The RNA shown here (transfer RNA) has 84 nucleotides and comes from a Tissierellales bacterium.
[in-house]
């Protein structure tokens, strides 16, 4: 230099015919149980606005297509694999 794969909450990882983003697990926080703990069980867990219902933004970065994009297209960045 060329070709291919991957990038999603704190973390592993789903969402693949383009139609509710974050299922499920780990971790964290709060609670129950206990003399206390462990284990187990329950709840919460991206950001902004709002008293609340709710609403807007958020899938490596920047654009594009579309009524609608994590998903399709283009460029770039990072990591991994292959070729030279």
């Nucleotide at each position: 230099g060329c070709c291919g794969a991957a990038g999603u909450g704190a973390u592993g990882g789903a969402a693949u015919u383009g139609g509710c983003a974050g299922a499920c697990g780990u971790g964290a926080c709060g609670g129950a149980c206990u003399c206390a703990a462990a284990a187990u069980c329950c709840g919460u867990u991206g950001g902004g606005g709002g008293c609340a219902a709710c609403u807007c933004c958020g899938u490596g970065u920047g654009g594009g297509u579309u009524c609608g994009a994590g998903u399709c297209c283009c460029a770039c960045c990072u990591u991994c694999g292959g070729c030279a």
The prediction has a mean pLDDT of 81. The sequence was found in a public genome assembly. Its Rfam family is "tRNA". From the family's description: Transfer RNA (tRNA) molecules are approximately 80 nucleotides in length.